[in-house]
RNA sequence: CGCUCAUCUUGAGCGGUUGAGGGAUCAGGCCCGAUGAAACCGCGGCAACCGGCGCAAGCACGGUGCCAAUGCCUGGAUCGAUGAGUU
Repeated sequence: CGCUCAUCUUGAGCGGUUGAGGGAUCAGGCCCGAUGAAACCGCGGCAACCGGCGCAAGCACGGUGCCAAUGCCUGGAUCGAUGAGUU
């Protein structure tokens, strides 16, 4: 990378560096952003997929993930994201 399965209207942000974009993609909307976007770092938090512990309810110790708005909305596509598994 490919394939399989599950989930995707719950929830959870501050500080530092930096400085103009961002909300996956295409089209159309609608938003967020110099009262600081994205990224990186630190700390904090949410959640409970896997591991661990537990008879169980569960806990949140380890591995991921996530922390504006339903995957922001509508339409499209052999769409995407995350986790677990697999040749």
Predicted 3D model of an 87-nucleotide RNA (SAM riboswitch aptamer (S box leader)) from an Acidimicrobiia bacterium.
It was read from a public genome assembly, where an Rfam model found it.
Its mean pLDDT, the model's own confidence on a scale to 100, is 87.
Taxonomically the source falls in Acidimicrobiia (Bacteria, Bacillati, Actinomycetota).